[in-house]
RNA sequence: CCGACGUCCGAGGGGUGCCCGAUCAGGGCUGAGAUGGCGAAGGCCAGACCCUUUGAACCUGAUCCGGGUAAUGCCGGCGAAGGGACGGGAUGAACGCGGCAG
Numbered sequence: 001c002c003g004a005c006g007u008c009c010g011a012g013g014g015g016u017g018c019c020c021g022a023u024c025a026g027g028g029c030u031g032a033g034a035u036g037g038c039g040a041a042g043g044c045c046a047g048a049c050c051c052u053u054u055g056a057a058c059c060u061g062a063u064c065c066g067g068g069u070a071a072u073g074c075c076g077g078c079g080a081a082g083g084g085a086c087g088g089g090a091u092g093a094a095c096g097c098g099g100c101a102g
């Protein structure tokens, strides 16, 4: 000095469950997140949160299996399974990693 990495910026992906209650209001459970608006509903929009290939954010398998709970992906298995969304810009003190030059 360059890279990697970190942070910032922009862009994108994702989920929104269980129970009490009168399908209300409100309350309880887990969690990073279960929010608000519109709609008869399916769903759509926005916000917060998480994740972006070093990808368990999230989906399929799954009306799955075992445990546990008032109940629920609540916990574990499944899972070295199959899918799954990125870039350029800016910046970087110290420690550490790789390379180059002196």
Base pairs, nucleotide, nucleotide: 001099002098003097005092006091007090008089009087010086011052012051013050014049017029018028019027020026035046036045037044038043058083059082060081064077065076066075067074